Molecule: transfer RNA
Organism: Planctomycetota bacterium
RNA sequence: GGGCCAUUAGCUCAGUUGGUUAGAGCGCUGCUUUGACAUAGCAGAGGUCAGAGGUUCGAGUCCUCUAUGGCCCA
Numbered sequence: 001g002g003g004c005c006a007u008u009a010g011c012u013c014a015g016u017u018g019g020u021u022a023g024a025g026c027g028c029u030g031c032u033u034u035g036a037c038a039u040a041g042c043a044g045a046g047g048u049c050a051g052a053g054g055u056u057c058g059a060g061u062c063c064u065c066u067a068u069g070g071c072c073c074a
Stems, first nucleotide, its partner, number of pairs: 001073007010026004019057001028044005050066005
């Protein structure tokens, strides 16, 4: 220098053919349970879907560029 992949909640990751509300587990907060702790149950908070632009009636999803990380080639 070229090619490919990844980027979604604090962490690890799903997300179907673009379709109306963005999810899970763990973690966190509150309540219940206990003499207390743990476990368990219930409820809740938490999101610039990496950034910018574009296509579209509609984008986490498609296209372009940028950034970061990884892999391969030279």